Source information: This is a predicted structure of a 76-nucleotide RNA (transfer RNA) from a Chitinivibrionales bacterium. The sequence was found in a public genome assembly. The coordinates come from a structure-prediction model, not an experiment, and the mean pLDDT is 82. It matches the Rfam family "tRNA". Its family is annotated with triplet codon-amino acid adaptor activity in the Gene Ontology.
Parts: sequence; C1' cells; structure tokens
RNA sequence: UGGGGUGUAGUUCAGUUGGUAGAACGCCUGGUUCUGGCCCAGGAAGUCGGGGGUUCAAGUCCUCCCGCCCCAGCCA
Repeated sequence: UGGGGUGUAGUUCAGUUGGUAGAACGCCUGGUUCUGGCCCAGGAAGUCGGGGGUUCAAGUCCUCCCGCCCCAGCCA
C1' cells in the first nucleotide's frame, strides 16, 4: 500500500424482507437463609465506532474516516 473480516448494555454475542434494539453472564434492590451461596421476584444499564448521504423511517442500504484481527506486497 492492496484485499478480506470485525466494531451493538460492564463482558461474550444475537438482531430475518429497512419499521424504531434483545439474550446470557455480571451488577443493584427485595424475598428466602443464623450468614453467604443456590433459588425466586423486580430493576438499572446502549450517541448500535465517528461524519455525511438515500428514505416517511437506517444497527441494517450507499459513501468517507477511525480502531482491532487475518492474508499478500513494497522500502530499509
């Protein structure tokens, strides 16, 4: 430098044909228990990497940029 993949909750990841965002674990509160764990009930938590565009509507489509991973190449 070129090609491919990837970025969504604290973490690991889903998200269909664009229709307005979820799971598990973790965390918080309460119940249970002598206490803790397990278990039960409830809850908080996301500018969907960033900018722009298309659209009535974008996590999803187009475009530019950034981070990370893989492959190939160039210079020394």